[in-house]
Context: one part of a larger RNA
RNA sequence: UGACGGGGGCCCGCACAAGCGGUGGAGCAUGUGGUUUAAUUCGACGCAACGCGAAGAACCUUACCAGGGCUUGACAUCGAGGGAAGGCUUGUGGAAACAUGAGUCGUCACAAGCUUGCUUGCGACCCGAAGACAGGUGGUGCAUGGUUGUCGUCAGCUCGUGUCGUGAGAUGUUGGGUUAAGUCCCGCAACGAGCGCAACCCUUAUCUUUAGUUGCCAGCACGUGGAGGUGGGCACUCUAGAGAGACUGCCGGUGACAAACCGGAGGAAGGUGGGGAUGACGUCAAAUCAUCAUGCCCCUUAUGUCCUGGGCUACACACGUGCUACAAUGGCCGGUACAAAGGGAAGCGAUGGGGUGACCCGGAGCAAAUCCCAGCAAAGCCGGUCUCAGUUCGGAUUGUAGUCUGCAACUCGACUACAUGAAGUCGGAAUCGCUAGUAAUCGCAGGUCAGCAUACUGCGGUGAAUACGUUCCCGGGCCUUGUACA
Numbered sequence: 001u002g003a004c005g006g007g008g009g010c011c012c013g014c015a016c017a018a019g020c021g022g023u024g025g026a027g028c029a030u031g032u033g034g035u036u037u038a039a040u041u042c043g044a045c046g047c048a049a050c051g052c053g054a055a056g057a058a059c060c061u062u063a064c065c066a067g068g069g070c071u072u073g074a075c076a077u078c079g080a081g082g083g084a085a086g087g088c089u090u091g092u093g094g095a096a097a098c099a100u101g102a103g104u105c106g107u108c109a110c111a112a113g114c115u116u117g118c119u120u121g122c123g124a125c126c127c128g129a130a131g132a133c134a135g136g137u138g139g140u141g142c143a144u145g146g147u148u149g150u151c152g153u154c155a156g157c158u159c160g161u162g163u164c165g166u167g168a169g170a171u172g173u174u175g176g177g178u179u180a181a182g183u184c185c186c187g188c189a190a191c192g193a194g195c196g197c198a199a200c201c202c203u204u205a206u207c208u209u210u211a212g213u214u215g216c217c218a219g220c221a222c223g224u225g226g227a228g229g230u231g232g233g234c235a236c237u238c239u240a241g242a243g244a245g246a247c248u249g250c251c252g253g254u255g256a257c258a259a260a261c262c263g264g265a266g267g268a269a270g271g272u273g274g275g276g277a278u279g280a281c282g283u284c285a286a287a288u289c290a291u292c293a294u295g296c297c298c299c300u301u302a303u304g305u306c307c308u309g310g311g312c313u314a315c316a317c318a319c320g321u322g323c324u325a326c327a328a329u330g331g332c333c334g335g336u337a338c339a340a341a342g343g344g345a346a347g348c349g350a351u352g353g354g355g356u357g358a359c360c361c362g363g364a365g366c367a368a369a370u371c372c373c374a375g376c377a378a379a380g381c382c383g384g385u386c387u388c389a390g391u392u393c394g395g396a397u398u399g400u401a402g403u404c405u406g407c408a409a410c411u412c413g414a415c416u417a418c419a420u421g422a423a424g425u426c427g428g429a430a431u432c433g434c435u436a437g438u439a440a441u442c443g444c445a446g447g448u449c450a451g452c453a454u455a456c457u458g459c460g461g462u463g464a465a466u467a468c469g470u471u472c473c474c475g476g477g478c479c480u481u482g483u484a485c486a
Base pairs, nucleotide, nucleotide: 001486002485003483004482005481007480008479009478010477011476012475013474015470016469019434020433021432022431023430026324027323028322029321030320031319032318033317034315035314042053043052064310065309066308067307068306069305070304073133077132078131081127082126083125086105087104088103089102090101091100092099093098108123110121111120112119113118114117135299136298138297139296140295144293145292146288147287148286149284151282156195157194158193159192160191161190162171163170164169175186176185177184201276202275203274204273206244207243208242209241210240211239212238215234216233217232220231221230222229247270250264251263252262253261254260326427330386331385332384333383334382335381336380342373343372344371347366348365352361353360354359393424398419399418400417401416402415403414404413440462441461442460443459444458445457446456
């Protein structure tokens, strides 16, 4: 100087407390451990691994296993020699890859020579000897770059000059206040500065203005089974560009006449308005050699590469994360209302018709403020029914029949109909999230994607309770103290 303390002081955080809803019990989904297996590819392991890499394993993916093939190779450059490339038909063996044949079409671009349709060279491309080499998701993240997590959006981390100290170092950065903040003020052997904080950026909340189609419809006219459907208009909504607006600016009080704090006015918004992006010096030899790059080591008729099939989907068990429930604030039936944000051409697919349904037939319109996904968002509201039961709760499991995607749904897809109707009556010890348009609850969309979502990323609808307080648990910041630790 640090680190640590079941030392002290001050302060903060859904850290506790106060509340609301969960997990832990059930069934299922998913990940992991373990076990099994020819293989169940690999990585991730307290917080910070475990719905994680994977924004989607039937083949492919795929790295794993079995079997069948190839060996200058699936891919790159050079390369003697040969041929344009290439297309079509077809035989044999085979699971395919591949091996081995036949026929036919084609016989190019550029340059030179010329007999004008030939020759030579050369280019791209194909075949191909020998060989240089390729290739490796093989090892090492404890050799590395790059990227990322975490403490933590915590308020810290440093430097120059000066001063103090023999020196390590100290000072500044401590102190008194204050703040979300090393934020600001005051003081001070310090005076300044840098990286962080804040602001600048995006979005959302209000208004003005510009613009008015594909959006909108107040007034006028036409019009309909229904409708901004039509004329017309741009007022309103909205869209998207430019501006305004919030700064403790104003008033009162407290305070040290400071910084600031408390209350108030006006205001759409008030003291950082809400949300996001943004992550200092560093810590964990943290993660990643399987995104990529890369040193070294290793393989080279195999640890490379192609193919078929299988596996990654196994199942005495254990754990994590979720979904659905256990019902009456509910289930079922009928009627009826209101979103936002997205996506669409190998696409979204309307009206109409068929089917109980998944879906099918058909194809209008739309590269989309126009058309479609989606004439219905669901919870909600109105009416009816059920009456406390393992039930009209719950839907697992299983059987049968189907639909769709796709060469192909056996291993191993999703969905539909009928039948079946497990467990489960609110969950031990323990444990998690959340402070407001939040929790809880309800649906919608998107990416991935041929198909497949209870996951993920977004979107809106309905919409709470509680916070006395900081003694205690956890984590963190500053000062101080002890130390046999570095």
The prediction has a mean pLDDT of 83. A computed fold for a 486-nucleotide part of an RNA from an uncultured Bacillota bacterium, annotated as small-subunit ribosomal RNA, 3' major domain.